The part of an RNA shown here (small-subunit ribosomal RNA, 5' domain) has 514 nucleotides and comes from a metagenome.
The full RNA is in RNAcentral, with records from SILVA.
The coordinates come from a structure-prediction model, not an experiment, and the mean pLDDT is 89.

Context: one part of a larger RNA
RNA sequence: GAACGAACGCUGGCGGCGUGCUUAACACAUGCAAGUCGAGCGCGAAAGUUCCUUCGGGGGUGAGUAAAGCGGCAGACGGGUGAGUAACACGUGGGCAACCUGUCCUCAAGCGGGGAAUAACCACUCGAAAGGGUGGCUAAUACCGCAUAAGACCACGCUCUUUUGGGAGUGCGGUUAAAGGCUUCGGCCACUUGAGGAGGGGCCCGCGGCCGAUUAGCUAGUUGGUGGGGUAACGGCCUACCAAGGCGACGAUCGGUAGCUGGUCUGAGAGGAUGAUCAGCCACACUGGUACUGAGACACGGACCAGACUCCUACGGGAGGCAGCAGUGGGGAAUAUUGCGAAAUGGGCGAAAGCCUGACGCAGCAACGCCGCGUGGGUGAUGAAGGCCUUCGGGUCGUAAAACCCUGUUAGGUGGGAAGAAACCUGGGCAACCAGCUGACGGUACCACCAGAGGAAGCACCGGCUAACUCCGUGCCAGCAGCCGCGGUAAUACGGAGGGUGCAAGCGUUGUUC
Repeated sequence: GAACGAACGCUGGCGGCGUGCUUAACACAUGCAAGUCGAGCGCGAAAGUUCCUUCGGGGGUGAGUAAAGCGGCAGACGGGUGAGUAACACGUGGGCAACCUGUCCUCAAGCGGGGAAUAACCACUCGAAAGGGUGGCUAAUACCGCAUAAGACCACGCUCUUUUGGGAGUGCGGUUAAAGGCUUCGGCCACUUGAGGAGGGGCCCGCGGCCGAUUAGCUAGUUGGUGGGGUAACGGCCUACCAAGGCGACGAUCGGUAGCUGGUCUGAGAGGAUGAUCAGCCACACUGGUACUGAGACACGGACCAGACUCCUACGGGAGGCAGCAGUGGGGAAUAUUGCGAAAUGGGCGAAAGCCUGACGCAGCAACGCCGCGUGGGUGAUGAAGGCCUUCGGGUCGUAAAACCCUGUUAGGUGGGAAGAAACCUGGGCAACCAGCUGACGGUACCACCAGAGGAAGCACCGGCUAACUCCGUGCCAGCAGCCGCGGUAAUACGGAGGGUGCAAGCGUUGUUC
């Protein structure tokens, strides 16, 4: 000098764009953050309203609506955090003849006929609750047989081929599917099997990026083999047996520290430092462990077990997990609203309308940062008053002010007022296409007009380094200080004043990096 997710002191007008718990991966009240589908299925209220009424009630409507249940898809995305991890975690380049892939796109073949249940519901019943138990009824795109088998898979035979359980083809045998719904009757949406693709993922390898040798030896599933198991798949991944290997000064092992990267900061570069925001990957979800479901998880707002903690309890037993968005306590030098909206973009479900979405879009708070603008412009010398200095002549603040003439950014007021929104969908049309609907921000941005200099300047420094000097006070005191050093009676170095210098809605200080 530059930089910062900064903090602190003094000060503070406006706008735009960004950024905002770096500490306790500490504990959390409350609300919201993942639902959706009635065009898969069986059920099915109530308020209200209306009619009748013997005034008890009953019928219609509300409505096949709400709600719950079965079933499907989604909940593995999106969002958070950086604890752990020195590792194929990451980066980069390869490999899988050792692999998987819901939805989506293209293509091919198919979707026949049966059966048995069960929730909801009803009855009884246990419990304070959470939640159950027994019996009975019922449906399906839920479940189970049967049929069919283009294809796929398995075993065997044959042919070709560059490979392990390789690839291509072919023959015989065996195994293996399915679900319907809506319809304007044209069809549409689903379902099953297979081939290819897109996108996504799993696994393996080379190379690369921290510190310590005051850590020198480490290793029994350890290294390899065979058989078996397991996986989508290779593999000590697991297991039995056999062999005795494997790693290490090119730093094994151990210890410490740490998420990695694109990047960011600095620097002429080489390099050094760093890994907030944004983006890619990884890991984690109170702590530890485990699997289930599923195309995908060993699953933040799923399950089970154990533990610590908190809460409820009728003491028998139960409930919970903000490192989602807000918010609270605590810690800390320090970091925001318990806001608005689904209008846009994106996502889930749905044929669609639509519903959901603290992702997101916005608004709020904060000079935390960057950028822009303003706090006025011109004229104005009796160089006014006043302050300070003075050699008492004067000098200086100083064209500064006043005064006069203007301007009108900004703030204020009045009026107008967007773009972001064209799709889905609806209507019309054979079609091309045309029209309509939809805005949280927001009466915001922006525009015009009104009035009027009015509301808007501070902070640090002035001995040298380093730009800027005098007076007073103090008297090695009080104090200053980044280094050198100032202060003991004329201190440009302390404190105040006048003046000056530098930056400016900031200026200084502290911390950290280059």